[in-house]
Molecule: transfer RNA
Organism: Nematostella vectensis
RNA sequence: GCGCCAGUGGUGUAGGGGUUAUCAUGGCGGCUUCCCAAGCCGUUGACCCGGGUUCGAUUCCCGGCUGGCGCA
Numbered sequence: 001g002c003g004c005c006a007g008u009g010g011u012g013u014a015g016g017g018g019u020u021a022u023c024a025u026g027g028c029g030g031c032u033u034c035c036c037a038a039g040c041c042g043u044u045g046a047c048c049c050g051g052g053u054u055c056g057a058u059u060c061c062c063g064g065c066u067g068g069c070g071c072a
Base pairs, nucleotide, nucleotide: 001071002070003069004068005067006066007065010025011024012023018055026044027043028042029041030040031039048064049063050062051061052060
C1' cells in the first nucleotide's frame, strides 16, 4: 500500500429501516441479615465521526478514524 471483518451504556454483548435499542455485569436506592456476602425489587447509563439514499437510518451506500486478520 491492497483486501476482508469489526466498532452499540464503565465493561462484555443481542438487534440490522419505524415499536420503550436486548441481556449480563457495574453504579445508585431499598428489602432481607446482628453485620458482610449471596438473593430479590426499583432505578441509572450506549448506537465511532462526516456525508448520501429514504417520508423515516443505530441498521443500507460512500468517505474518514480506530482495532483485528490476511497478502505484498